[in-house]
């Protein structure tokens, strides 16, 4: 260099007829305990990588950038 696949919460990902962004783990506040730890109840947190373009509307379609993995050379 060229081909794929992929970038969404602190992490692991989902979100696949374009229609108020979610789950589990972690964080937090309660209850349980003598006291944790388990476990049960709530509860914060997201410029969906960047720019730009179609649309009433965009994580999701289109061109482009940058990164990251693999595979070719």
């Nucleotide at each position: 260099g060229c081909c794929a696949a992929g970038g969404u919460a602190g992490c692991u990902c989902a979100g696949u007829u374009g229609g108020u962004a979610g789950a589990g783990c972690a964080c937090u506040g309660g209850a349980c305990u003598g006291a944790a730890a388990a476990u049960c109840c709530g509860g914060g947190g997201g410029u969906c990588a960047c720019c730009a373009g179609u649309u009433c509307a965009a994580g999701u379609c289109u061109g482009g950038u940058c990164c990251u993995u693999g595979g070719c050379a």
Transfer RNA from an Anaerolineae bacterium, 73 nucleotides, folded computationally. Rfam family: tRNA. The family's RNA type in Rfam is transfer RNA. The organism belongs to Anaerolineae, within Bacteria. Its mean pLDDT, the model's own confidence on a scale to 100, is 84. The RNAcentral record of the sequence draws on ENA.